[in-house]
Molecule: c-di-GMP-I riboswitch aptamer
Organism: Marinobacter xestospongiae
RNA sequence: UACAGACAAAGGCAAACUGUCGCGAAAGCGCAGGACGCAAAGCCUCCGGUCUACCGAUUCGACAGAAUCCAUGAUAGCGGGGUUGCCGGG
Repeated sequence: UACAGACAAAGGCAAACUGUCGCGAAAGCGCAGGACGCAAAGCCUCCGGUCUACCGAUUCGACAGAAUCCAUGAUAGCGGGGUUGCCGGG
């Protein structure tokens, strides 16, 4: 340096679920608790996937409203990619 991750050491994160807390139209997110798991489960939406549809568009409707489409929203714990990084056994 590269591969790789020990029944090592020091630490780290935190799924479901709960909240008489908060944000959001929703998906979802934050905080507190809680651990299913994680060697990048640190960070970044560039590519693909998935979820949502306030606004907007179209159609229907006398109105009220309904249906369909749409990412600019979300997911980095869906995968790929980029980037940074702890330990030291082989």